[in-house]
RNA sequence: CUGACCAGAAAGCCUAAUCUCGGUAGAUACCGAGAACGGGGGACCCAAUCUAAUGGGGCUAAUCGUCAUGAGACGAAGGGUAACCUCUUCGGCCCUAGCCCUUCAGCUAACCUCGUAGGCAUCGAGGAGGAAACCU
Numbered sequence: 001c002u003g004a005c006c007a008g009a010a011a012g013c014c015u016a017a018u019c020u021c022g023g024u025a026g027a028u029a030c031c032g033a034g035a036a037c038g039g040g041g042g043a044c045c046c047a048a049u050c051u052a053a054u055g056g057g058g059c060u061a062a063u064c065g066u067c068a069u070g071a072g073a074c075g076a077a078g079g080g081u082a083a084c085c086u087c088u089u090c091g092g093c094c095c096u097a098g099c100c101c102u103u104c105a106g107c108u109a110a111c112c113u114c115g116u117a118g119g120c121a122u123c124g125a126g127g128a129g130g131a132a133a134c135c136u
Base pairs, nucleotide, nucleotide: 012120013119014118018035019034020033021032022031023030024029036116037115038114039113040112041111046106055104056101057100058099059098063076064075065074066073067072078095079094080093081092084130085129086128087127088126089125090124091123
């Protein structure tokens, strides 16, 4: 000098997964309430309405097709890629898991009900709008 790894601070990222108040508590944390964000169930109307096989359905970006088959590969749809914020275009990189209900659920006002886990460390180029700061 360069590269890699670990830890911390500040400010952040994916995601609905955050904030406030009160109580217990040495602290972490736990309990309760509210707000906010997100999901499910649930009328009229509309949709659907037969037979057989496969049960059917929900959360999520996480589905589908072809080939192969021991792991998988390719493609399309979908999703993430940040340092003031939002939208958008091009290229590159990455993800495309998992879990739940249990024979049952189309849409759906009122109404009912559930969740607020977890995991991370950033690729560049261009356009538009907004905000803040500085200067005059």
Molecule: c-di-AMP riboswitch aptamer (ydaO/yuaA leader)
Organism: Desulfobacterales bacterium